[in-house]
RNA sequence: GACCCCCCGUGCGGCGUCCACCUCACGAACCUCCCCAGGGCCGGAAGGCAGCAAGGAUAAGUGUGCUCUGGCGGGUGCGCGGGGGGUCCCU
Numbered sequence: 001g002a003c004c005c006c007c008c009g010u011g012c013g014g015c016g017u018c019c020a021c022c023u024c025a026c027g028a029a030c031c032u033c034c035c036c037a038g039g040g041c042c043g044g045a046a047g048g049c050a051g052c053a054a055g056g057a058u059a060a061g062u063g064u065g066c067u068c069u070g071g072c073g074g075g076u077g078c079g080c081g082g083g084g085g086g087u088c089c090c091u
Stems, first nucleotide, its partner, number of pairs: 001088013015073002018071003022065001024063003032057003040049003
C1' cells in the first nucleotide's frame, strides 16, 4: 500500500402480527351539547319559560386500517467515519 473479516457510530433507503397522529365505525341507560312530541309552569290571550322520552352530535374510551407524517425495532441494503484482527505485496 491492496484486499478480506469483526465491532461501534452515523446518513439515506427498504422492511414490520409495533406505537402515535390520522381514517372509518361504535360510543354519555345517571353525568356534555343540539333539538325537544306529550305533559308541566307563567299569561286573559297572543305568546313565553324550564324541560323528560324519542331523535341528532360529540368527549373519554373501544374497535378498525397503515396511503401520508412522526416514533421505535432488526439475522435489513448502500455510503461515510472510527476501532480491532487477518492475508499478500513493496521498502
Record summary:
Predicted 3D model of a 91-nucleotide RNA (Bacterial small signal recognition particle RNA) from Jatrophihabitans sp. The coordinates come from a structure-prediction model, not an experiment, and the mean pLDDT is 76. It is recorded under the gene name ffs. The RNAcentral record of the sequence draws on ENA. The model forms 88% of the base pairs in the Rfam consensus. It matches the Rfam family "Bacterial small signal recognition particle RNA". The family is grouped with related families in Rfam's "SRP clan". Gene Ontology terms of the family: signal recognition particle, plasma membrane targeting and SRP-dependent cotranslational protein targeting to membrane, signal sequence recognition. It is annotated as a non-coding RNA gene. NCBI's taxonomy places the organism under Bacteria, Bacillati, Actinomycetes, Jatrophihabitantales, Jatrophihabitans.